This is a predicted structure of a 466-nucleotide part of an RNA (small-subunit ribosomal RNA, 3' major domain) from a Parcubacteria group bacterium. Lineage of the source: Bacteria > Bacteria candidate phyla. Its Rfam family is "Bacterial small subunit ribosomal RNA". Model confidence (mean pLDDT): 81 of 100.
Context: one part of a larger RNA
RNA sequence: AGACGGGGACUCGCACAAGCGGUGGAGCAUUUGGUUCAAUUCGAAAGUGACCGAAAAACCUUACCAGGGCUUGACACUCUAACAAAAACCCGCCGAAAGGCAGGUGUGCUCACAAGGCGGUUAGAGCAGGUACUGCAUGGUUGUCGUCAGCUCGUGCCUUAAGGCGUUCCGUUAAGUCGGGAAACGAGCGCAACCCUUAUUGCCAGUUACAAGUGUCUGGCGAGACUGCCGGCGUCAGCCGGAGGAAGGAGGGGAUUACGUCAAAUCAGCAUGGUCCUUUGAUGCCCUGGGCCACACACGUGCUACAAUGGAAAGUACAAUGGGUUGCCAACCCGCAAGGGGGAGCCAAUCCCAUCAAAACUUUCCCCAGUUCAGAUUGGGGGCUGCAACUCGCCCCCAUGAAGUAGGAAUCGCUAGUAAUCGCGGAUCAGCAUGCCGCGGUGAAUACGUUCUCGAGUCUUGUACU
Numbered sequence: 001a002g003a004c005g006g007g008g009a010c011u012c013g014c015a016c017a018a019g020c021g022g023u024g025g026a027g028c029a030u031u032u033g034g035u036u037c038a039a040u041u042c043g044a045a046a047g048u049g050a051c052c053g054a055a056a057a058a059c060c061u062u063a064c065c066a067g068g069g070c071u072u073g074a075c076a077c078u079c080u081a082a083c084a085a086a087a088a089c090c091c092g093c094c095g096a097a098a099g100g101c102a103g104g105u106g107u108g109c110u111c112a113c114a115a116g117g118c119g120g121u122u123a124g125a126g127c128a129g130g131u132a133c134u135g136c137a138u139g140g141u142u143g144u145c146g147u148c149a150g151c152u153c154g155u156g157c158c159u160u161a162a163g164g165c166g167u168u169c170c171g172u173u174a175a176g177u178c179g180g181g182a183a184a185c186g187a188g189c190g191c192a193a194c195c196c197u198u199a200u201u202g203c204c205a206g207u208u209a210c211a212a213g214u215g216u217c218u219g220g221c222g223a224g225a226c227u228g229c230c231g232g233c234g235u236c237a238g239c240c241g242g243a244g245g246a247a248g249g250a251g252g253g254g255a256u257u258a259c260g261u262c263a264a265a266u267c268a269g270c271a272u273g274g275u276c277c278u279u280u281g282a283u284g285c286c287c288u289g290g291g292c293c294a295c296a297c298a299c300g301u302g303c304u305a306c307a308a309u310g311g312a313a314a315g316u317a318c319a320a321u322g323g324g325u326u327g328c329c330a331a332c333c334c335g336c337a338a339g340g341g342g343g344a345g346c347c348a349a350u351c352c353c354a355u356c357a358a359a360a361c362u363u364u365c366c367c368c369a370g371u372u373c374a375g376a377u378u379g380g381g382g383g384c385u386g387c388a389a390c391u392c393g394c395c396c397c398c399a400u401g402a403a404g405u406a407g408g409a410a411u412c413g414c415u416a417g418u419a420a421u422c423g424c425g426g427a428u429c430a431g432c433a434u435g436c437c438g439c440g441g442u443g444a445a446u447a448c449g450u451u452c453u454c455g456a457g458u459c460u461u462g463u464a465c466u
Base pairs, nucleotide, nucleotide: 001466002465003463004462005461007460008459009458010457011456012455013454015450016449019414020413021412022411023410026304027303028302029301030300032298033297034295035294042053043052064290065289066288067287068286069285070284073127077126078125079124080123081122082121083120088105089104090103092101093100094099108118109117110116129277130276132275133274134273138271139270140266141265142264143262145260150189151188152187153186154185155184156165157164158163169180170179171178195254196253197252198251200223201222202221203220204219205218206217209214226248229242230241231240232239233238306407310366311365312364313363314362315361322353323352324351327346328345332341333340334339373404378399379398380397381396382395383394384393420442421441422440423439424438425437426436
């Protein structure tokens, strides 16, 4: 100087408290451990792994396993030789395919011709290839402390020196934010602001709404909030209250993450040093099938419930974000339905997904029961995608109707348009969403306070630690 303390002072954070809803019990989905397996590919591991890499494992993906095959190779560059254009197309046999063997059609560009060159096949030589190892050799990227307020430098001053001061102190702030004082004076990376979005409004434009003209709306450019005004407190910075205002003291949300810590994560995204495997039973490459989906069990994350603030039936409203040409697919018809037929419109503020919603509201039934709750499981029948749904997809209908009556110890999220609850869209994608990323609808309760738990910051104190 740090780090640490079951040392101190001060301060902060859904950290506790006050509340609301969950998890832990049930069924299912999913991840992981374990076990099993020919293989159940690999990585990720308290917090900072566990619907994580994976924004889609039937084949492919795919890295794993079994079997079948190839060996200058699926891919790149160079050289040598031979061949003939090669490519492409057709076709026979073996085969699960890959692959192997064989046949036919076919005929280049440059160049007057020839030779040569370009391009190709075969053989050979250099080499390719490797999701093989090392993240403790690395780059790049990322997580975490933490959107915490810190981390430093120049000159100067102090100290024998390490080092200190500055950055401490007193106020204040979300903030090393600002003010005052002060051996400091300044500066940099952070904070804040500049950026995007949302709330109000003016102007301009407008193939969206509408019958029009307006301007709900869309786009652009502006205005507006600055403690500016008033009162109180204060030396100042600022704090408290008020007015006006759509908005008030950072208005809400986002992007933005300092010096560093964890030899944190990643050699399987990519790149890359070194090591290893590679004319043979390859750690390379191709293919078929299987596996990644196993199942006594255990943890995590979710979904659906256990019902009457509910379930069912009928009727009636009100969104926003988005996506669409290998696409979205209307009207209409068929089917109980999934879906099928159909073909209009739309490369989209125009048409479609989608009359876009669902909770909500109105009326009726159910009457507290393992039920008109719940829907697992299983049987049967269908539909869709796709070469192909057995292992192993999704959906519909009929039947079946399991556990479950609010969940022990323990534990998680959330402070406002938030929690809770309701549906909608998108990426991935042939098909497949309870996951993820977004969107809007309805819309709470509580916060006395900082003693305690956890984490953090500043100063200080102790230390046998560095």